[in-house]
RNA sequence: GAGUGGCGCAGUUGGUAGCGUGCCUGGUUUGGGACCAGGAGGCCGGGGGUUCAAGUCCCCCCUC
Numbered sequence: 001g002a003g004u005g006g007c008g009c010a011g012u013u014g015g016u017a018g019c020g021u022g023c024c025u026g027g028u029u030u031g032g033g034a035c036c037a038g039g040a041g042g043c044c045g046g047g048g049g050u051u052c053a054a055g056u057c058c059c060c061c062c063u064c
Base pairs, nucleotide, nucleotide: 001064002063003062006021007020008019009018015052023039024038025037026036027035045061046060047059048058049057
């Protein structure tokens, strides 16, 4: 310094977590790819604290 969906990352005045890629379904195609539409999937390394509210602030621990 980093740890956020399978993978790569964003989320920097605390306010109900998003992008790319991948995956599933449908359309298109002779078929595939590409493209278009829709969808599933994470409560944010673990624990505690502050706050009406924490991925986001504070403390301890773990991993690189």
Molecule: transfer RNA
Organism: Actinomycetota bacterium